Record summary: A computed fold for a 75-nucleotide RNA from a Bacillota bacterium, annotated as c-di-GMP-I riboswitch aptamer. The prediction has a mean pLDDT of 84. NCBI's taxonomy places the organism under Bacteria, Bacillati, Bacillota. The model forms 89% of the base pairs in the Rfam consensus. Its Rfam family is "c-di-GMP-I riboswitch aptamer". From the family's description: GEMM was predicted in a large-scale screen for bacterial structured RNA regulatory elements.

RNA sequence: UAGCCGCAAAGGUAAACCCAUCGCAAGGUGGGGGCACAAAGCUAUGGAUCCCGCGGGGAUCGCCAGGCUGCCGGC
Numbered sequence: 001u002a003g004c005c006g007c008a009a010a011g012g013u014a015a016a017c018c019c020a021u022c023g024c025a026a027g028g029u030g031g032g033g034g035c036a037c038a039a040a041g042c043u044a045u046g047g048a049u050c051c052c053g054c055g056g057g058g059a060u061c062g063c064c065a066g067g068c069u070g071c072c073g074g075c
Base pairs, nucleotide, nucleotide: 003075004074005073006072012037013036017032018031019030020029021028022027035062041068042067043066045065046064047063048060049059050058051057052056
């Protein structure tokens, strides 16, 4: 440096639910919380699901796949 792997430690993220707030909604954001996660980091490109004010617009990457990037340790 590259590939593969995830038994330990450190560090990280944060489901349901509650509060505040934004949104018609799906849902978003902040705080509490902690079910889980080795990409549960980023990205709506394909599929899927969902919402609406439905020639169309939007939400979910913690649904699957793709793309980009990456910590610690072991081999």